[in-house]
Context: one part of a larger RNA
């Protein structure tokens, strides 16, 4: 010159789109950040309605919408946040095989009979709480057998193992104990095969700094037997052999999350890994599993630690590197905001409900972008400043003054797009015994915006509401005056300053950028 997740200093009018703890992976008060399902279930705390009763206060009933607490069943391994570890069990390219997989998609096979508990509950004990414990009662898609076995595992090829659950919509004959059976249709269950995507494991190249680190390793390296895993493999364990890495830098120290990319450069380097996007690790500080398709699990468990808090001293209770905040550290870094109206996400059949993911609003000139702070006309050139050789130069068309706009702001109306599926009517086609229900295609309609009365647009009045910081000795564009006297002071180098300083300080005046401008700090 160019860059910056910047500070600081003087200034600071408006939008738009970015981006905002780089230091303590310090400690956290509060709130809110993962719930949902009554179309699995027994039911009924509360809210509204219904029927009964009533001594008019009120009672009683799950009938009904719904639905607190509980069983059950999917999620809670996703989205969020951090970069301490981590030089390789990581990433990035490229290659491989011996493997897993809910949810979703096509396809095959079933979806029959039974059972015994349980917790809500209800009595009781016992705690200061957190909680527990006994005894009765009760249900399922919780839970266990039995049967079947296309296919699946096992095999000694004879044979052997292991399974499920219902729900809910509507119904015409025909049964009926009047509950339903039964028949459909949708969706669920179980095996099993295939596929999608998603994940585990292997090996090769690549990417750092020191040899003032030369040796380093015993589960080490390789072989058989067991064992573990979803799987290969010293991954582990018995035993045998003595190998394996290393100057092409083993090991050992120090640094560090890696890419895609940014910055910069004319390339080639060089330097960085904020934000956005893949991937990896971690979650108070080590350690362990347990559930489940998937964690050895950030808002689960347990054991041990520091540290914080309640205690009735017996015992409890917590983990913001989710959003906001707060304290503290710092040269530093925002609101204890609003909405689910949009995208996604997580239950659900569906209305829906939940979501500090996200979308937006708020603060900060932090950063790039664009706009403004008015135009035109105005002189034998006012006044003031300032210089002067005292004649006049320069501030200067610059102001007054005339005439004109109105971006911006100010005031007043109007006003979005982002919204379209869903819904409801209707019509066509599927499915069925069916003109029911259901799915699925057109068409009609009707809804639902946080942002936000904002963007925009219109109308009013009015030059009205808006310019500064830095430099002027060279190098570098831009001089004089006066104060000061190696003094105060200036400096990015070279240097200025000791009595005429363009270099210090003020003032005119000029240059350069401009809502910024300058300095400090970091890269190339």
């Nucleotide at each position: 010159g160019a860059u910056u997740g910047a500070a600081c200093g003087c200034u600071g009018g408006c939008g738009g789109c970015a981006u905002g703890c780089c230091u303590u992976a310090c400690a956290c008060a509060u709130g809110c950040a993962a719930g949902u399902c009554g179309a699995a279930c027994g039911g009924u705390a509360a809210c509204a309605g219904g029927u009964c009763u009533u001594u008019c206060g009120g009672g009683a009933u799950g009938c009904u919408g719904a639905c607190g607490a509980g069983u059950g069943g999917c999620g809670a391994a996703c989205g969020g946040g951090u970069g301490a570890g981590u030089a390789a069990u990581a990433c990035a390219u490229c290659g491989g095989a011996a493997c897993g997989u809910g949810c979703c998609u096509a396809g095959u096979a079933g979806u029959g009979g039974g059972g015994g508990a349980u917790a809500a509950c209800u009595a009781c004990u016992c705690g200061a709480a957190a909680a527990a414990g006994u005894g009765g009662c009760u249900a399922a898609u919780a839970c266990c057998g039995c049967a079947u076995g296309a296919g699946a595992u096992c095999u000694a090829u004879g044979g052997a193992u292991g399974a499920a659950a219902g729900c809910a919509g509507g119904g015409g004959a025909c049964c009926u104990u009047c509950g339903g059976g039964c028949c459909u249709u949708g969706u669920g269950c179980u095996a099993c095969u295939a596929g999608a995507g998603c994940g585990g494991c292997c090996g090769a190249u690549g990417g750092c700094a020191g040899a003032u680190u030369a040796g380093g390793u015993a589960g080490u390296u390789g072989g058989u037997g067991g064992g573990a895993u979803a799987a290969a493999a010293g991954c582990u364990u018995a035993c045998c052999a003595a190998g394996c890495c290393u100057g092409c830098g083993a090991u050992c120290u120090g640094u560090a999350g890696c890419u895609g990319g940014u910055c910069u450069g004319a390339g080639a380097g060089g330097a960085c890994g904020a934000u956005c996007a893949g991937c990896c690790a971690c979650a108070c500080u080590g350690g362990g599993a347990c559930u489940g398709a998937g964690a050895c699990a950030c808002g689960g468990c347990c054991c041990a630690g520091a540290c914080u808090c309640c205690u009735a001293c017996g015992g409890g209770a917590g983990g913001c590197a989710g959003c906001a905040g707060u304290g503290g550290g710092g040269a530093a870094u925002u609101u204890u905001g609003g909405a689910c109206a949009a995208u996604g996400g997580g239950g659900g059949a569906a209305a829906c409900c939940c979501u500090g993911a996200u979308c937006c609003a708020g603060c900060a000139a932090u950063g790039c972008c664009g706009c403004g702070u008015g135009c035109a006309g105005g002189a034998u050139g006012a006044a003031g400043g300032c210089c002067u050789u005292c004649g006049g130069g320069u501030u200067g068309u610059a102001a007054a003054c005339u005439g004109c706009u109105u971006u911006u702001g100010u005031a007043c109306g109007g006003a979005a797009c982002g919204a379209a599926a869903a819904g409801u009517c209707u019509u066509g086609g599927g499915c069925u015994a069916a003109u029911a229900c259901c799915c699925u295609g057109g068409g009609a309609u009707c809804a639902u915006g946080a942002c936000g009365g904002u963007a925009c647009c219109g109308u009013a009045a009015g030059a009205a509401u808006a310019a500064g910081c830095a430099c002027c000795g060279g190098c570098u564009a831009a001089c004089u005056a006066c104060g000061u006297g190696c003094c105060a002071g200036c400096a990015g180098c070279c240097g200025c300053g000791g009595u005429a300083a363009u270099a210090c300080g003020u003032a005119g005046g000029g240059u350069g950028c401009a809502a910024g401008c300058g300095u400090u700090a970091a890269u190339c």

The part of an RNA shown here (small-subunit ribosomal RNA, 5' domain) has 524 nucleotides and comes from an uncultured bacterium.
RNAcentral holds the full RNA, with entries from Greengenes and SILVA.